[in-house]
c-di-GMP-I-GGC riboswitch aptamer from a Planctomycetota bacterium, 75 nucleotides, folded computationally.

RNA sequence: CUCGCUCAAGGCAAACCGGCUGCGAAGUCGGGGCGCAAAGCCAUGGGUCUCUAGUAGAUCGCCAGGUUGCCGAGA
Numbered sequence: 001c002u003c004g005c006u007c008a009a010g011g012c013a014a015a016c017c018g019g020c021u022g023c024g025a026a027g028u029c030g031g032g033g034c035g036c037a038a039a040g041c042c043a044u045g046g047g048u049c050u051c052u053a054g055u056a057g058a059u060c061g062c063c064a065g066g067u068u069g070c071c072g073a074g075a
Stems, first nucleotide, its partner, number of pairs: 001074004011036002016031006034061001040067003044064003047059004051054001
């Protein structure tokens, strides 16, 4: 630097259920575990979604981009 067939230590956590916050998309805590090698972080571009509709929001577990990083393999 490239890759994720195999290994270790582990990590995250969809649907659904309950509490709290929000008009809402949704967030958050607990349970749960479908999946994930960046399903870590950043709303920069596109997409989708919301409302009180504009100098407004939500989503990074939709894609791209940026940035950091574990283990292993290859050069």
Overview
Its Rfam family is "c-di-GMP-I-GGC riboswitch aptamer". The literature on the family includes a 2009 paper in Nat Struct Mol Biol by Smith et al., "Structural basis of ligand binding by a c-di-GMP riboswitch". The model forms 95% of the base pairs in the Rfam consensus.